Background: A computed fold for an 82-nucleotide RNA from a Lysobacterales bacterium, annotated as c-di-GMP-I-GGC riboswitch aptamer. The model forms 95% of the base pairs in the Rfam consensus. The prediction has a mean pLDDT of 85.
[in-house]
RNA sequence: UCAGACAAGGGCAAACCUGCCGCAAGGCGGGGACGCAAAGCCUCCGGUCCGCGCGCGGUCGUGGAUAGCGGGGUUGCCGGAC
Repeated sequence: UCAGACAAGGGCAAACCUGCCGCAAGGCGGGGACGCAAAGCCUCCGGUCCGCGCGCGGUCGUGGAUAGCGGGGUUGCCGGAC
């Protein structure tokens, strides 16, 4: 640097249930595992979703959510190949 077939020790945790927070999207804790080699971290770009505004239903403005939608940035475990 490259890819994650094999091995080991581990890690995270979708749906669903539940308590709390939020107008909402959704978030956090507990239970639970569909999956994940960055499912660690960051809203820079696009997408999607929610709230509000407007000269309104839009290629609009604005604030938010999603990093487990994709791209990008950044840090990093293990063994392997070069």